[in-house]
This record gives sequence, structure tokens and C1' cells, in this order.
RNA sequence: GCGCCCGUAGCUCAGGGGAUAGAGCGGCUGCCUUCUAAGCAGUAGGUCGGAGGUUCGAAUCCUCCCGGGCGUA
Repeated sequence: GCGCCCGUAGCUCAGGGGAUAGAGCGGCUGCCUUCUAAGCAGUAGGUCGGAGGUUCGAAUCCUCCCGGGCGUA
């Protein structure tokens, strides 16, 4: 350089045209406990990597760019 894959919450990941964008772990608050852990309840946290396009509607489809991984000379 070329080909393929990935980028969504602090972390690991779902969601592949239409719901208020979700789960687990983690954080915070409360309950429980002599205390801690565990358990239970609640809660916060997202310009869905960036820009443009298609569409009534885009996290999702298309193009370019940025970052990462694998393959190949």
C1' cells in the first nucleotide's frame, strides 16, 4: 500500500431503519449487619469516533476521514 473486521455508559458488550438507546460488572444512596463482605431496593452516568449523504425517520444504509486489530507483499 491492498483486503477484511471493530469503534455504543468508567470497563466488557447487545441493539443491523421506527419505543424514552439497553444488559452485566463497576460507581453512588438506602435497607440488612456489631462492622465489613454478601444479599436486597433505588439512582446517576451516552453529542452511539468525526463530517457529509440517502430516507418521512439513521446508533443501524452509503461515501470520506480518524483510531484500533488481523491477513498479505

Transfer RNA from candidate division CPR2 bacterium GW2011_GWC2_39_10, 73 nucleotides, folded computationally. Its Rfam family is "tRNA". It is annotated as a transfer RNA. The sequence was found in a public genome assembly. The coordinates come from a structure-prediction model, not an experiment, and the mean pLDDT is 81.